[in-house]
RNA sequence: AUUAGUACCCGUUGAUCCUGCGGGAGGUUGCGGCUAUUAGGAUUCGACUAAGCCAUGCAAGUCAGAUAGCAAUAUCGGCAACAUGCUCAGUAACACGUCGCUAACAUGCCCUUUGGUCAAGGAUAACUUCGGGAAACUGAAGGUAAAACUUGAUAGGAGAAUAUGCCUGGAAUGGUUUUUCUCUGAAACUCGUGCCAAAGGAUUGGGCGGCGGUCGAUUAGGUAGAUGGUGGUGUAAUGGACCACCAUGCCGACGAUCGAUACGGGCCUUGAGAGAGGUAGCCCGGAGAGGGACACUGAGAUACUGGUCCCAGCCCUACGGGGUGCAGCAGGCGCGAAACCUUUACAAUGCACGAAAGUGUGAUAAGGGGAUCCUAAGUGCUCAUGCUUCGGCAUGGGCUUUUUUCAAGAGUAAAUAUCUUGGAGAAUAAGUGGUGGGUAAGACUGGUGCCAGCCGCCGCGGUAACACCAGCGCCACAAGUGGCAACCGCGUUUAUUGGGCCUAAAGCGUCCGUAGCCGGUUGAAUAAAUCUUUUGUGAAAUCGUCAGGCUUAACUUGACGGCAGGCAGAAGACACUAUUCAACUCGAGACCGGGAGGGGUCAAAGGUAUUCCUGAGGGAGCGGUAAAAUGUGAUAAUCUCAGGAGGAUCACCUAUGGCGAAGGCAUUUGACCAGAACGGUUCUGACGGUGAGGGACGAAGGCUGGGGGAGCGAUCCGGAUUAGAUACCCGAGUAGUCCCAGCAGUAAACUCUGUGAGCAAGAUGUUGCAUAUCCUUGAGGAUGUGCAGUGUCGAAACGAAGGUGUUAAGCUCACCGCCUGGGAAGUACGGUCGCAAGACUGAAACUUUAAGGAAUUGGCGGGGGAGCACCACAAGGGGUGCGGCGUGCGGUUUAAUCUAACUCAACGCAGAGAACCUUACUAGAAGCGACGGCAGGAAGAAGGCCUGGCUGAAGACCAUGCUUGACGAGCCGAGAGGUAGUGCAUGGCCGCCGUCAGCUCGUGCUGUAAAGUGUCCAGUUAAGUCUGGCAACGAGCGAGACCUAUACCCUCUAUUGCUAACGGCAACAUGUUGGACCGAGCACUUUGAGGGGACUGCCUUGGAAACAAGGAGGAAGGUGUAGGCAACGGUAGGUCUGUAUGCUCCGAAUCUUCUAGGCUACACGCGCGCAACAAUGGUAGUGACAAUGGGUCGCAACUCCGAAAGGAGAAGCUAAUCCUCCAAACAUUACCCCAGUUCGGAUCGUGGGUUGUAACUCACCCACGUGACGCCGGAAUCCCUAGUAAUCAGACGUCAUCAUCGUCUGGUGAAUAUGUCCCUGCUCCUUGCACACACCGCCCGUCAAACCAACCGAGCAGGAUUUUGGUAAAAU
Repeated sequence: AUUAGUACCCGUUGAUCCUGCGGGAGGUUGCGGCUAUUAGGAUUCGACUAAGCCAUGCAAGUCAGAUAGCAAUAUCGGCAACAUGCUCAGUAACACGUCGCUAACAUGCCCUUUGGUCAAGGAUAACUUCGGGAAACUGAAGGUAAAACUUGAUAGGAGAAUAUGCCUGGAAUGGUUUUUCUCUGAAACUCGUGCCAAAGGAUUGGGCGGCGGUCGAUUAGGUAGAUGGUGGUGUAAUGGACCACCAUGCCGACGAUCGAUACGGGCCUUGAGAGAGGUAGCCCGGAGAGGGACACUGAGAUACUGGUCCCAGCCCUACGGGGUGCAGCAGGCGCGAAACCUUUACAAUGCACGAAAGUGUGAUAAGGGGAUCCUAAGUGCUCAUGCUUCGGCAUGGGCUUUUUUCAAGAGUAAAUAUCUUGGAGAAUAAGUGGUGGGUAAGACUGGUGCCAGCCGCCGCGGUAACACCAGCGCCACAAGUGGCAACCGCGUUUAUUGGGCCUAAAGCGUCCGUAGCCGGUUGAAUAAAUCUUUUGUGAAAUCGUCAGGCUUAACUUGACGGCAGGCAGAAGACACUAUUCAACUCGAGACCGGGAGGGGUCAAAGGUAUUCCUGAGGGAGCGGUAAAAUGUGAUAAUCUCAGGAGGAUCACCUAUGGCGAAGGCAUUUGACCAGAACGGUUCUGACGGUGAGGGACGAAGGCUGGGGGAGCGAUCCGGAUUAGAUACCCGAGUAGUCCCAGCAGUAAACUCUGUGAGCAAGAUGUUGCAUAUCCUUGAGGAUGUGCAGUGUCGAAACGAAGGUGUUAAGCUCACCGCCUGGGAAGUACGGUCGCAAGACUGAAACUUUAAGGAAUUGGCGGGGGAGCACCACAAGGGGUGCGGCGUGCGGUUUAAUCUAACUCAACGCAGAGAACCUUACUAGAAGCGACGGCAGGAAGAAGGCCUGGCUGAAGACCAUGCUUGACGAGCCGAGAGGUAGUGCAUGGCCGCCGUCAGCUCGUGCUGUAAAGUGUCCAGUUAAGUCUGGCAACGAGCGAGACCUAUACCCUCUAUUGCUAACGGCAACAUGUUGGACCGAGCACUUUGAGGGGACUGCCUUGGAAACAAGGAGGAAGGUGUAGGCAACGGUAGGUCUGUAUGCUCCGAAUCUUCUAGGCUACACGCGCGCAACAAUGGUAGUGACAAUGGGUCGCAACUCCGAAAGGAGAAGCUAAUCCUCCAAACAUUACCCCAGUUCGGAUCGUGGGUUGUAACUCACCCACGUGACGCCGGAAUCCCUAGUAAUCAGACGUCAUCAUCGUCUGGUGAAUAUGUCCCUGCUCCUUGCACACACCGCCCGUCAAACCAACCGAGCAGGAUUUUGGUAAAAU
């Protein structure tokens, strides 16, 4: 050998578990890329495609016979040429393998035994001569020999007929014997070699049989020499092999026939094996020799290098005729991804001939070439110094020489190789692929920028690429290493070992039944099957072990073993299976009994309703819808009553119920038919189960023919709806629906679960039968048990889970059907069936990395439930939307109108206010480079200046000169600076979700897991706030608590605040006023500190509690009011133009400064505001009451001037002191009298004022004049629940000047609701989902453009095969 073997990973998802395929990792074969030192071995090298075609040389000769010749050689003759070698086209067959048979055969050379080898004769090739022909070749005459040929004899043999015994054998058709007939051989005088005859052996073949090994049924029937018989022919030999006649057989679902493919086996690859795939090479067998056919010779051929003929190709030709066959060795062309030298030798091994020497041999042995495979070895070792990332590297010195090279010898047929000896010299020798995951190895550098490209699969690349292209490093293997194509494995992914089918692909619609498969209990026989022992065989090589030979190994030799899982024979065993016989009763069936049932078929009867008709009544609408209209009605409808006709149907009972194989089945009665359950002390005796083909039944719709037609009602028509509406709604209405006779044969024909049998917990309904007990007398009820049916829940178990669970999807058995990624497709073609529609059967090309199942978390829903919010509604109040103006945005315009922001969450926003500045934009002008290098520079760098030019202006520049005296921007780098780009590279800050109540964790538990539970449920709350329950128990962030302001009280405080009481003082109108006065005081107000107070604490009601409603007290009541703070996260939200910052860019300009302009434009659209449209008003006069703030480049009292804006002076105030500061709405008086006004104020004109260098573009204020639009605003939309809305004014921010803005401050001061989820949204629970960048999702179809594959298309061409007809070579 044969004790060996079992491995995963990535990809469907937001995540999970499955199913399932795709890919990766292993081995092998061929080809091509890059690279390559040496040696050995090998069954290695034109097999795959073209069994395509071949130039040239070689690949089969040899010989004591004969003739010629000196010989070489030629011819006759003998033997061989049928071997060796090559190839794999055909062949699905007795071709091959294996086991047998030949009583149906042959066998040259070889071996053994026995016998023989006689007599005679005539030619012919070569050769000579003469011809024909281009050649190949061929004709005639002469002439010669043999082991060539002919005749005869003998022995013997063969065949036929005949007769009789004997022998072998399973069986004579065999052997042997007698007689008759026919045919038939030989070589010298001897020896030897031959030769002849017979028998036997060996070898090699011929023929026959059993078994074995491919695919397709979209090939089901095939066959006429076909099957058999009789008699012949033929052969070495059997046989329809062939022929004449006769019969009609023979093969086939155990797959005939036909088609496709293929030489078969030993073996090879892979695999643990079972298998799967291959098989050109080495061996065995077969077949073929350009395609096809045929015979001759011979022992043997239908003959690769013999012959004849046909066909196709090629060559020569004098055109008359000839030649040729590399799938032999080399070699060439062609084909292709694909495969070598036109070498040497017969030295070895073999073969042919020969007596032998020997000759021949592209068999073979050798060499050369090829990265074909296997094996072995090497590409150095060491010391010092220097560097070092401690891995190594560089330089110098030393050592060794397998290898390299040189020389000589051995070796060989000759060489190569190899061996021996000597010399030189680390010399002569490392690559390929990878580096995102799978998968070992870089978050290295540069380039590129969805480009170029990579990628087996997943996937990278759109400016920071660990993935592209390079460099460096690293990893793997190593004289190799990676790619492409193919095979096995991985794949339990065809499952025999070893899978599945409720929902992933998959149970036929149902039953009956043929073949087949499977089958209850007992006994006997047989020994087919099975098992044991044994005999023969299963070639060698291959494989294993051991030993031997090459230096080792590969390789090879020997021994032993194994393999070939087989086939054939012999002997035995009898449990199971099988067969036969005999029995049994529990399976199955039959029979009997009383019941149950919409079971089926046929007939009869009945009921209500609709419609229609007739009659009567009645008199205007009816009908229909969300609303309508079409429709119908004075020719009398709808409605009411009565009568009639006709068709269909069968309410209630009615059920989770009953029956049936399924489809399906419902008024009542009858007849007939069938099945099931229960019960039985009856009978038969395995008669059974399943069931390929086959048959029957089979809803609705459909089809054919004939009836029928009330209602309903596809199609069609009309009316609506709508953008449209071939729909949903409405009015009509045909086929049909109904009956009879046929066809069809399908359904989500579903329990998406085939049929039958057995085993294995239960609980609880219900239907039928039987039975026991109790209550009861009725066609009674209750309870229990058994069997059968039908539901629900559930243990174990199973399952991916959902779930199933004695009615299994549990555990076993029998049989059938079906599945093997998605799509194309249940399509095409073919076939069968059908009247048709169509049904059944049923692919491929091509395309794709997923498609799919179950469950989870979110999100979503024109799903459901609960709760909540004036950025929701309702009830109200006030606005916007109209017009004018202010301001912002868009658009347009422009040299520029810098930019950001675009639903809420951009638009009086950044910008808290652009004349210059700001300023980022436009036009123009000017300036600036730290540091380094180069060019320049005392023959003068950079700078300063007069005049002129340029210019808006300017020594900025230019021209000309003067002056000073060392640096320098001309070039290359590198900087400063940048409101340049990227908020999608960022930090920080901010908006919104969010005026929300949520977001999580630890431990435990559940689930294979994602996850769940907790966080749910019942209440409650503003709240995941709290209470109770609960496989949960706890905890954290958020909410709350906390902080600030405000409202009440107390204590302390006392200047610049305050003044009740006390004492002064002042004023005048003589009894009042005054804190602008003083003393004094701090009572009050106020300021500033510190405390108290409110907690559902108390009461009532409800409640288990939490809590809710109400009340008391209190300044305040249920979070007192208003703010601050405000979760986990999300929104690639906003900001690079606040600052910071990565990368990119500009760099003498995208930097800096200056002048002027612009951001202020204006056919237009939008947002936010202001003032209005007036009488709750306007104008004028008089009168009253605040708070918060700000102030020295400031606030400014007060006085004067001016009509005013303002101006000229000027006290006080660095502020509880002074100023701003006289608030306004309001009250009161007067006028206006409903008008475009005494409303409203835009616009424009004139004249003044202020700020500022500057007021034209482009500021503000005052006065006078002018007096536009506007008479309350469409659709739509915004804000607001109390000191709120509304309304009134004030202060501050910005600020030289400028506020209709923003932020604060106070004054006056409402209405309505105390709800709801309708709209808009938010939170929680639940449900569906094919969504997960999550409904702004996903996704379907047409169309357009480009491309791929297949198809159609006038047609056209080739090959093979078959059939029919014709012609016909060769052979016989």

Small-subunit ribosomal RNA from a Candidatus Nanoarchaeia archaeon, 1372 nucleotides, folded computationally. Model confidence (mean pLDDT): 80 of 100. The sequence was found in a public genome assembly. Taxonomically the source falls in Candidatus Nanoarchaeia (Archaea, Nanobdellati, Nanobdellota). It matches the Rfam family "Archaeal small subunit ribosomal RNA". Clan: SSU clan.